[in-house]
Molecule: Bacterial RNase P class A
Organism: Rhodocyclales bacterium
């Protein structure tokens, strides 16, 4: 210069002209509003409603079992199933290397982990296969020792007992792996070397790496199966919930009722109320709040790998309430159709210009997505 991963930022732009909501202020007002003028007004996800809080109500708020969730280590948060770091595991690709090719080795930045325990216990791996885990050998090797035949004998034959599980079959997986000695033929039966255990030492807060010495070491796999361990969970929600103004019928019925009910997830126990469920009928659903000044947001510093913190200074940036934040007109970007030039690029036409609208709020994570800007690593050429 290229290419690849990966982090962040922006999300058409500027004017006019009418129109809506909030807020301040001014006149006016029949006190309901009207109106001038100033300012402000939908996102990176608002989506999903998957988490975890703030806030509210219940419940004398409590124990215990049940049942949920999370699962490497260290940190950060208000907290979390979140996010940063490091671990181990897994797993590409582009570069390079060998090759006539086909293709093979190798394999950076990077990308997934639902990442405690299989020697507490049950469970389960379809079909295939001798056999799915103390796993009874189908093809197969051997038959040294004992049997049998056959020989004067030496031997030879037989595979019956027995031995075997190195070879081959079959699966996704078959009692580590390669090799080499050894055996009757075989096996960690011996040994090298790889692995694999525990102790030791050495580095690290650790999770875990590294090192030499020992030890033939292996009854494997699977817990987003049941189960075991460790930490953690009280429910229900802005349609929470508070206020004012208004109606009505403090009707009617049927069970139960202290050995009973009933008390925001089930049991049981505790404690607390005294009534408790159910059906039928009857009025009202109005209008204030809860609602936007935050665990918030910039900018700078410092402390730190970083998430984040602490600190200084700035600036307030939507609160409709059936639900505004908009239409239109021109320019200027873009994107696409065509027509013109040799190209640069011009003309016309068309575009609700990805994905997509706040609804008490905030932190996350999943999904959709056009297009621009920038940062940072790694790998190649090419320069000095």
């Nucleotide at each position: 210069g290229a290419a690849g991963u990966u982090c962040g930022c922006c999300a058409g732009g500027c004017a006019g002209u009418c129109g809506c909501g909030g807020u301040g202020u001014g006149u006016c007002u029949u006190c309901g509003g009207a109106u001038g003028c100033a300012u402000c007004g939908a996102g990176g996800a608002a989506a999903g409603u998957c988490c975890g809080g703030g806030c509210c109500c219940c419940g004398u708020a409590g124990a215990g079992c049940a049942g949920g969730a999370u699962g490497c280590c260290g940190g950060c948060u208000a907290a979390c199933g979140g996010c940063c770091g490091g671990g181990c595991g897994c797993u590409a690709u582009a570069a390079g290397u060998c090759g006539c090719a086909a293709g093979a080795c190798c394999c950076a930045a990077g990308g997934c982990g639902a990442c405690g325990g299989a020697a507490a216990g049950u469970g389960g791996a379809a079909c295939a296969g001798a056999a799915a885990a103390u796993a009874c050998a189908c093809c197969g090797c051997c038959g040294a020792u004992g049997g049998c035949u056959u020989g004067u004998a030496a031997g030879a034959g037989c595979a019956c007992a027995g031995g075997u599980a190195a070879g081959g079959u079959u699966g996704a997986a078959a009692u580590g792996g390669c090799g080499a000695g050894g055996u009757a033929a075989g096996a960690g039966c011996u040994c090298a070397c790889c692995g694999c255990g525990g102790a030791c030492g050495u580095g690290g807060c650790a999770a875990c790496a590294c090192g030499g010495a020992c030890g033939g070491c292996a009854c494997g796999c699977u817990a987003a199966a049941c189960c075991c361990c460790a930490u953690c969970c009280g429910g229900g929600g802005c349609a929470a919930g508070g206020c004012c103004a208004a109606a009505u019928a403090g009707g009617g019925g049927u069970g139960u009722a202290a050995u009973g009910a009933c008390g925001u997830g089930g049991c049981u126990c505790g404690c607390g109320u005294c009534g408790c469920a159910c059906c039928c009928g009857g009025g009202u659903a109005g209008g204030c709040u809860g609602c936007u000044a935050g665990a918030g947001c910039c900018u700078c510093g410092c402390a730190g790998c970083a998430a984040u913190g602490c600190g200084a200074g700035g600036a307030c940036c939507a609160g409709a309430g059936g639900a505004a934040u908009g239409a239109c007109u021109g320019c200027c970007c873009c994107g696409u159709a065509g027509c013109c030039g040799c190209a640069a690029g011009g003309c016309u036409g068309c575009g609700c210009g990805a994905c997509a609208g706040a609804a008490c709020c905030c932190g996350g994570c999943u999904u959709a997505u056009c297009g621009g800007c920038g940062g940072a690593c790694u790998u190649c050429c090419c320069a000095a």